[in-house]
Molecule: Lysine riboswitch aptamer
Organism: Bacillota bacterium
RNA sequence: CGGGGAGAUAGAGGAGCGAACGCCAACAGUAGCGGCUCGGAGGAUGGCACCGAGGAGGAGCCGCGAAAGGGGCACUCGCCGAAACGCAGGAGAUGCCGGAUCUCCACGCGUUGGGCUUGCGUCGAACAGGCGCCGGUCUGUCACUGGAUCCUCUCGCCCGGAAGAGAGCGAGGGUACGGUGGAGCGCUAUCUCGCGU
Numbered sequence: 001c002g003g004g005g006a007g008a009u010a011g012a013g014g015a016g017c018g019a020a021c022g023c024c025a026a027c028a029g030u031a032g033c034g035g036c037u038c039g040g041a042g043g044a045u046g047g048c049a050c051c052g053a054g055g056a057g058g059a060g061c062c063g064c065g066a067a068a069g070g071g072g073c074a075c076u077c078g079c080c081g082a083a084a085c086g087c088a089g090g091a092g093a094u095g096c097c098g099g100a101u102c103u104c105c106a107c108g109c110g111u112u113g114g115g116c117u118u119g120c121g122u123c124g125a126a127c128a129g130g131c132g133c134c135g136g137u138c139u140g141u142c143a144c145u146g147g148a149u150c151c152u153c154u155c156g157c158c159c160g161g162a163a164g165a166g167a168g169c170g171a172g173g174g175u176a177c178g179g180u181g182g183a184g185c186g187c188u189a190u191c192u193c194g195c196g197u
Stems, first nucleotide, its partner, number of pairs: 001196002005193007014080001016079004022073003032064007042051002045098004083112005089105006113139005119133005141182006148175005155170003159166001
């Protein structure tokens, strides 16, 4: 000097990701509880326990009347595999066991760069929103590529000469615009180690 092998550190993508507290709407006049009436043997997915003719489940009327999850606003915090999803593992919750569901942990493996979105499916009270899939679109990043423009005489050609003094051609590098493609185990920068000359 080169290339970019390994490690460490610091960063970037923007309507970026996630979380806590507070407030608001909605959940909902729902669930539940109480009273009266009807009714007449069961009550949650199986068993046990528990409740039930001193009236179960269910229905009607009256009265009282929530909450969680999800959403919006503002603020704060943690971040850039942020985070999300799937499979499997452990722990906890539901009266107990099983089932089912939910929450948390380790990251164990795999997928996804990120945002928006039609449709379908699913969760959900929901027309909100989340998740998944096919598709569309915007954007960031790197690689290859197209012409445009600028720089470089350090490499070759050419004119010229004392001299790359002069920037023409090729080559190299940069910028913006375009095309195609890949994926975050990525990208950029710095440092250290190592490799080649």